[in-house]
RNA sequence: GCGGCCUUGGUGGAACUGGUAGACACGCUAGCUUGAGGUGCUAGUGCCGAGAGGCAUGGAAGUUCAAGUCUUCUAGGCCGCA
Repeated sequence: GCGGCCUUGGUGGAACUGGUAGACACGCUAGCUUGAGGUGCUAGUGCCGAGAGGCAUGGAAGUUCAAGUCUUCUAGGCCGCA
C1' cells in the first nucleotide's frame, strides 16, 4: 500500500426482510428474608430535563416516510496479502 472482519447502556450480547432499539443475562439500587452475610424472592435501573418532552448503535454526511441495518468519507482494533 491492497483486501476482509469488528465497534450497540456499567459489562457480555440480541435485534441482520430497513419498520420505529436498548431483548436476555450479569452487575447496580431499594425492599423482604438472616443474628450478620451469602443464596433466594419482589420492584427499579441508558442520558438530559421540574415536567412536557428531547437525545442516544465509534465519528461525520447521504438515501428513505422510516437506517444499528443501505451508500460515501473517517477513527480505533484484529486478520490476511504484497